The part of an RNA shown here (small-subunit ribosomal RNA, central domain) has 347 nucleotides and comes from Hippophae salicifolia. RNAcentral holds the full RNA, with entries from SILVA. Taxonomically the source falls in Hippophae (Eukaryota, Gunneridae, Pentapetalae, rosids).

Context: one part of a larger RNA
RNA sequence: UUGGGUGUAAAGAGUCUAUAGGUGGCCUUUUAAGUCCACCGUCCAAUCCCAGGGCUCAACCCUGGCAGGCUGUGGAAACUACUAAGCUAGAGUACGGUAGGGGCAGAGGGAAUUUCUGAUGGAGAGGUGAAAUGCGUAGAGAUCGGAAAGAAUACCAAUGACUAAAGCACUCUGCUGGGUCAACAUUGACACUGAGAGACGAAAGUUAGGGGAACGAAUGGGAUUAGAUACCCAGUAGUCCUAGCCAUAAAUAUGGAUACUAGACGUUGUGUGUAUCGACCUGUGUAGUGCUAUAGCUAACGCGUUAAGUAUCUUUCCUGGGGAGUACGUUCGCAAGAAUGAAACUC
Numbered sequence: 001u002u003g004g005g006u007g008u009a010a011a012g013a014g015u016c017u018a019u020a021g022g023u024g025g026c027c028u029u030u031u032a033a034g035u036c037c038a039c040c041g042u043c044c045a046a047u048c049c050c051a052g053g054g055c056u057c058a059a060c061c062c063u064g065g066c067a068g069g070c071u072g073u074g075g076a077a078a079c080u081a082c083u084a085a086g087c088u089a090g091a092g093u094a095c096g097g098u099a100g101g102g103g104c105a106g107a108g109g110g111a112a113u114u115u116c117u118g119a120u121g122g123a124g125a126g127g128u129g130a131a132a133u134g135c136g137u138a139g140a141g142a143u144c145g146g147a148a149a150g151a152a153u154a155c156c157a158a159u160g161a162c163u164a165a166a167g168c169a170c171u172c173u174g175c176u177g178g179g180u181c182a183a184c185a186u187u188g189a190c191a192c193u194g195a196g197a198g199a200c201g202a203a204a205g206u207u208a209g210g211g212g213a214a215c216g217a218a219u220g221g222g223a224u225u226a227g228a229u230a231c232c233c234a235g236u237a238g239u240c241c242u243a244g245c246c247a248u249a250a251a252u253a254u255g256g257a258u259a260c261u262a263g264a265c266g267u268u269g270u271g272u273g274u275a276u277c278g279a280c281c282u283g284u285g286u287a288g289u290g291c292u293a294u295a296g297c298u299a300a301c302g303c304g305u306u307a308a309g310u311a312u313c314u315u316u317c318c319u320g321g322g323g324a325g326u327a328c329g330u331u332c333g334c335a336a337g338a339a340u341g342a343a344a345c346u347c
Stems, first nucleotide, its partner, number of pairs: 004318002007301002012315001014200004021193003025087002028084001031081001033080002035076005041070003049065006090190001091187003096181003102176007109153001113149008124135001162167001205245006214239002219234003255314006265290009296303002320347003329340004
């Protein structure tokens, strides 16, 4: 270097956008860079390989040769590339519908909880395996009025919808992104992937300023126990908001794109036919999302038109276990740390 892999054995980056690069639809034309053919020159000799010959054979020796590399010359034009002109099946755009917890901002609502306050009432209440700390005659708990605050949005709710992922659910309004369907029009390969790069990225953590009902790391108290760093009673940071950082997760073990490959059963959006014309029923197309399952694949488990099948293009990553995601160096960060990432030694 070729060859092999990446669901579970080592290995798919958390996700997306996009630069260089790689790859790229159909038809005609030009050139001849790649490609192919022929020839000249050259690649010391020996060796190796092939054919023939000589020592009685062999080792050994002699003679001849192929293939291949590079330069040059002359040709070929199918393929790649280049030139020029087209096409519409890929990809966009416009027009018309449509579903949605997609995003951002603002306004409003009710249930519950806690606190405060008023009334009734009068001894417990709470908690546990059992208790106690803590609360209560300075009137608790319970019941009924009033007020305030913060956080979360019951039922509907689903194997359901949307989003690149993280994620997203009370109602209304404004602004805004993407998808999808149908019919026609339009641009005419404008495409796919994507090293570096950039953007987003749960929770926890961090800086500054607010907020603080409830829950609750740390911490204190009570008990239990051999001990009790738990269970019980309190409770700080935090969880919430605004503006910045951080960049990691068992970030759901399967990178992205295209084409093809038996059937059957659901479900969501949408178009259409038939039929009733009703929230039904039935056939068919398309875009998602599920469950079984044929061929095929797989070490097996299983996957199976949403592939882990059959093929093509492109990218990340893997190469025995430990040492180790450690050390050193570098970059980033306020820090915590993150990213990159060895070796000795050992089995």